RNA sequence: AGAGCUGGCCAGACAGUCGCUCGCCGCUUGCGGCGGGAGGAAAGUCCGGGCUCCACAGGGCAGGGUGCCAGGUAACGCCUGGGGGGCGCGAGCCUACGGAAAGUGCAGCAGAGAGCAGACCGCCGAUGGCUCUUCGGAGCACAGGCAAGGGUGAAAGGGUGCGGUAAGAGCGCACCGCGCGGCUGGUAACAGACCGCGGCACGGUAAACCCCACCCGGAGCAAGACCAAAUAGGAAUCCGUUGGCGUGGCCCGCGCCGGAUUCGGGUAGGUCGCUAGAACCGCGCGGAGACGCGCGGUCCAGAUGAAUGACUGUCCACGACAGAACCCGGCUUAUCGGCCGGCUCUCCAA
Numbered sequence: 001a002g003a004g005c006u007g008g009c010c011a012g013a014c015a016g017u018c019g020c021u022c023g024c025c026g027c028u029u030g031c032g033g034c035g036g037g038a039g040g041a042a043a044g045u046c047c048g049g050g051c052u053c054c055a056c057a058g059g060g061c062a063g064g065g066u067g068c069c070a071g072g073u074a075a076c077g078c079c080u081g082g083g084g085g086g087c088g089c090g091a092g093c094c095u096a097c098g099g100a101a102a103g104u105g106c107a108g109c110a111g112a113g114a115g116c117a118g119a120c121c122g123c124c125g126a127u128g129g130c131u132c133u134u135c136g137g138a139g140c141a142c143a144g145g146c147a148a149g150g151g152u153g154a155a156a157g158g159g160u161g162c163g164g165u166a167a168g169a170g171c172g173c174a175c176c177g178c179g180c181g182g183c184u185g186g187u188a189a190c191a192g193a194c195c196g197c198g199g200c201a202c203g204g205u206a207a208a209c210c211c212c213a214c215c216c217g218g219a220g221c222a223a224g225a226c227c228a229a230a231u232a233g234g235a236a237u238c239c240g241u242u243g244g245c246g247u248g249g250c251c252c253g254c255g256c257c258g259g260a261u262u263c264g265g266g267u268a269g270g271u272c273g274c275u276a277g278a279a280c281c282g283c284g285c286g287g288a289g290a291c292g293c294g295c296g297g298u299c300c301a302g303a304u305g306a307a308u309g310a311c312u313g314u315c316c317a318c319g320a321c322a323g324a325a326c327c328c329g330g331c332u333u334a335u336c337g338g339c340c341g342g343c344u345c346u347c348c349a350a
Stems, first nucleotide, its partner, number of pairs: 001346010012315007020037008039321001043332002046330005051220004063216005068082005083097001084095004098211002103209002105205002120150002122146003127143002129140004158176006177200001178198005183192003224272004234263006243257005279298008316319001
């Protein structure tokens, strides 16, 4: 210098004018003053938790989720560190990565054969058979043998070499690989150029059923709590028998209607929930890290037809994706441009 990898940060700036909304203060009660007013994703609503109501002894069944190990956390499917596997020269990236020597199932096409495998091409034909024979053997490829080579396939029952054989084959051996047991290291996953045993049995698939381990009650702020008109209906007590209706020939009486008060109920509407919190900033300490602890400081939207805007000026690199609705931790997705840190490879120079 070029090409990359990785961790984090910013998200037009400043000033003025006019508005909107929330809080506090003041008073002349609808005005004034002061202060606050979107995001890194406020998004998707995919996980986890707080909070609220309902349910709930415990355990089991069903259902769902998670799935190498250790740690972090309120919790997680998140994060950190580590292990195995894959990719990359490398920095680094990706990884649902428990169990297929419990059971069941599945495997299109191709192929001879796809699961206690298989002779299509091929090799052999020692042995038996047939033919020939100079009797040494030669030929045929009928019986039969062979998983070494070719071919099919995602996958064909360890690999390389030597021996062996008629040809072959873990058939034998060496090395590599694999399985089991041990030893050593490691908290563990796991690792080992270590020891012993085994010629190798046990193909793949569990985001197929299933098995194993662990976790999970349901619904959500339109949760939920409180205040409470009008109208209709209800209950209790009292009032009145002066009224109306019914009963009755009539009166009393009884029943219904009536009036008042209270209760209950909860519609419209209002208040709370509602924003001070697993909060943010700084410093110190512990830890490899995620993170934790301590001290100090700060208050940083809270609406409910729902505010967060418009205009002007100056400047620049000319401004992306996008707008809160109970709150918080994550993940994922969208995103103009720019800044800072760490690292790798190649080339050049000293």